[in-house]
RNA sequence: UAUGUGUAAGGGCAAACCUUCCGAAAGGAUGGGACGCAAAGCUAAAGGGUCCUCUGGUGAGCAAGGUCUGCGAAGCAGACCGCGCCGAACCAAGGAUAGCCAGUUACCGUU
Numbered sequence: 001u002a003u004g005u006g007u008a009a010g011g012g013c014a015a016a017c018c019u020u021c022c023g024a025a026a027g028g029a030u031g032g033g034a035c036g037c038a039a040a041g042c043u044a045a046a047g048g049g050u051c052c053u054c055u056g057g058u059g060a061g062c063a064a065g066g067u068c069u070g071c072g073a074a075g076c077a078g079a080c081c082g083c084g085c086c087g088a089a090c091c092a093a094g095g096a097u098a099g100c101c102a103g104u105u106a107c108c109g110u111u
Stems, first nucleotide, its partner, number of pairs: 002110003006107001012037002017032002020029003035099001041104003047101002049097005055092004061085002065081007
């Protein structure tokens, strides 16, 4: 440097799910638990992917009330402004994910 039914030896990690906690969420931490993993070690700093939206912007829709115009008995219709409500989708910004890729370091066996 390459390679691996990690087979031999010593071992390691821990998905889903459950408990408690943190977070707006994605998600994270603790304990239990094992689907799997030869880097499921480390890094969210560089690049791509995916996920989230407390925040800002654009913004479909609804709309208290008001103004004007027309017809008018009441009132109705149209146009405009609009308190406020909700908020798809997109963008920004921020966040999450290393068990998506990636970057980086490393144990054992064999050649």
A computed fold for a 111-nucleotide RNA, annotated as c-di-GMP-I riboswitch aptamer. It was read from a public genome assembly, where an Rfam model found it.